Notes
Predicted 3D model of a 73-nucleotide RNA (transfer RNA) from an Elusimicrobiota bacterium. Taxonomically the source falls in Elusimicrobiota (Bacteria, Pseudomonadati). It matches the Rfam family "tRNA". Rfam's curators write: Transfer RNA (tRNA) molecules are approximately 80 nucleotides in length. Rfam classes the family as a transfer RNA. The sequence was found in a public genome assembly.
RNA sequence: GGGCCCGUAGCUCAGCUGGGAGAGCGCCUGCAUGGCAUGCAGGAGGUCAUCGGUUCAAUCCCGUUCGGGUCCA
Numbered sequence: 001g002g003g004c005c006c007g008u009a010g011c012u013c014a015g016c017u018g019g020g021a022g023a024g025c026g027c028c029u030g031c032a033u034g035g036c037a038u039g040c041a042g043g044a045g046g047u048c049a050u051c052g053g054u055u056c057a058a059u060c061c062c063g064u065u066c067g068g069g070u071c072c073a
Base pairs, nucleotide, nucleotide: 001072002071003070004069005068006067007066010025011024012023013022019056027043028042029041030040031039032038049065051063052062053061
């Protein structure tokens, strides 16, 4: 330098032939216990890497850039 894959909550990830953003763990609050652990109930937390394009509508499609992984040279 070129090919391919990935980037979504604090972490690990799911998501959809384009229309409601989610799960587990973690965090906070309440109840149960004398307390911890644990169980149950509720809650907070996201510019879906960036910029632009297509579209009535983009996490999703197209292109750019940035970052990571991998292969080739």